[in-house]
RNA sequence: CCGUGCUAGACGGGGAGCCAGCGGUGCCCUGUAGCCCGCAAUCCGCUAUAGCGGGGUUGAAUCCCUGCUCGAGGGCUGGCUCUUCAGGGACUGUCCUUGUCAGCCGGUGUUGACGAUCUGGUCCUGCGCGGCGAGGUGCCGUGAACCUGGUCAGGUGCGGAAGCAAGCAGCCAUAAGCGGAAUGCUUCGGGUGCCGCAGGUCAACCGGGUCUGAACCGGCAGGCGUGGGAGAAGCCUGGAGGGUUCGUUCGGAGGCAGGUGCACGG
Repeated sequence: CCGUGCUAGACGGGGAGCCAGCGGUGCCCUGUAGCCCGCAAUCCGCUAUAGCGGGGUUGAAUCCCUGCUCGAGGGCUGGCUCUUCAGGGACUGUCCUUGUCAGCCGGUGUUGACGAUCUGGUCCUGCGCGGCGAGGUGCCGUGAACCUGGUCAGGUGCGGAAGCAAGCAGCCAUAAGCGGAAUGCUUCGGGUGCCGCAGGUCAACCGGGUCUGAACCGGCAGGCGUGGGAGAAGCCUGGAGGGUUCGUUCGGAGGCAGGUGCACGG
């Protein structure tokens, strides 16, 4: 080096998940060749030699093992961005209030603005006057069988007489009472008054006089600030989902390099 027979190994691998851990079934990726049967998600089988049981094929290299390379895909963390939900009220913005600054428009003003001062009114208190209402008094009328007055016919009583006395009716007058008129006087009252006098308040408003001599008022939009509100939007915080990207981790297939037997015969 060649041939024959055999053995280790191989007959897919990976990710996430599950798990104390490993492997498998199931999910996903890879990719096309690379066995069969049984077991298995409220799982199945095992324990660092970490699927088990049974059967088959191949087998020392294209095929098995190791390293490097490349890198489909998956996981994790962060950034950016989009959507959505909840909360917040610091900021932007928005609404209200208020101060200040300058602007525009209109009006009042030298026939006198603002301001100062005097006075009066509105307001309050007291007194008065008037008016209105009620009562009283006063006025007019009426008003008593007897228990009011005067005069008292008739009649009665007393008296010898003169005469005297009481006194009904009538007449006159009057009391209480009743009615009337509204003129006087008086007391009281008020949702009373273009009324008067005195005093107060002068905070506010209005009228007038005097002094002074040029401002004053309203509207609109704005800048800066004060205080407050709402939370739609921006914003902030947190949750969920999508996209993209940096990093990290695992890593299929492919490529390159290296490594790995036993027996017999020639």
A computed fold for a 266-nucleotide RNA from a Tepidiformaceae bacterium, annotated as Bacterial large signal recognition particle RNA. Taxonomically the source falls in Tepidiformaceae (Bacteria, Bacillati, Chloroflexota, Tepidiformia). The RNAcentral record of the sequence draws on ENA and MGnify. A source record names the gene ffs. Its Rfam family is "Bacterial large signal recognition particle RNA". Rfam links the family to the GO terms SRP-dependent cotranslational protein targeting to membrane, signal sequence recognition and signal recognition particle, plasma membrane targeting. Rfam's curators write: The signal recognition particle (SRP) is a universally conserved ribonucleoprotein involved in the co-translational targeting of proteins to membranes. Rfam classes the family as a non-coding RNA gene. RNAcentral records the identical sequence in 2 taxa.